[in-house]
RNA sequence: AACUUAUCAAGAGUAGGCGGAGGGACUAGCCCGAUGAAGCCCGGCAACCGACUUUAAAUCCAUGAUUUAGAGCACGGUGCUAAUUCUUGCAGCUUUAUUGCUGAGAGAUAAGGA
Numbered sequence: 001a002a003c004u005u006a007u008c009a010a011g012a013g014u015a016g017g018c019g020g021a022g023g024g025a026c027u028a029g030c031c032c033g034a035u036g037a038a039g040c041c042c043g044g045c046a047a048c049c050g051a052c053u054u055u056a057a058a059u060c061c062a063u064g065a066u067u068u069a070g071a072g073c074a075c076g077g078u079g080c081u082a083a084u085u086c087u088u089g090c091a092g093c094u095u096u097a098u099u100g101c102u103g104a105g106a107g108a109u110a111a112g113g114a
Base pairs, nucleotide, nucleotide: 003112004111005110006109007108008107013042016041017040018039022032023031024030026089028087029086043081044080045079048077049076050075052072053071054070055069056068057067058066059065060064085106090103091102092101093100
């Protein structure tokens, strides 16, 4: 890098520090940015995986253990912290309409197997 599965309408600094011009994946748009971009640190959000606590059910070599489903918890591993994954790119339906809806694709994140 590719593959499989799940999720993507919520949430997170209305004067934090360093830093200095770019950023929002790509296309076309439309936006954000010296009243300070990227990046780093701090803070925060979040339960995807693990740990721990707990509820129910099932199973067993049964005062307990295991499995499955759920809840709690930010302790560990990631992740995220403008705008619906900002909109869009293909297909179908729909509209007076460049309108609206649905699905796919693409992308992102997590977990997994070889």